[in-house]
RNA sequence: CGUGCAGGAGAGUGUGGCCGCGAAAUCGCCGGCUGCCGCCGAAGGCGCAACUCCCGAAAUCGCUCAGGCAAAAGGACUGCGCG
Repeated sequence: CGUGCAGGAGAGUGUGGCCGCGAAAUCGCCGGCUGCCGCCGAAGGCGCAACUCCCGAAAUCGCUCAGGCAAAAGGACUGCGCG
């Protein structure tokens, strides 16, 4: 460093529209897309200090582009095993 297993936080399952499904209909939905507002920060990305002649230069710190805000998935990081 890679890989297998286990653990693993935060923030609205907000609201409107369209599609799909159910239904006699108002309506409902564990689903998909999208607009608006609010929010999170632990994939990734970007920025900065000390230091340094210069080039450079870290993070769980900041930004929040991406990603995320029921569950699922993902998940920095940690432990164990294997290569």

Model confidence (mean pLDDT): 80 of 100.
Glycine riboswitch aptamer from a soil metagenome, 83 nucleotides, folded computationally.
The model forms 90% of the base pairs in the Rfam consensus.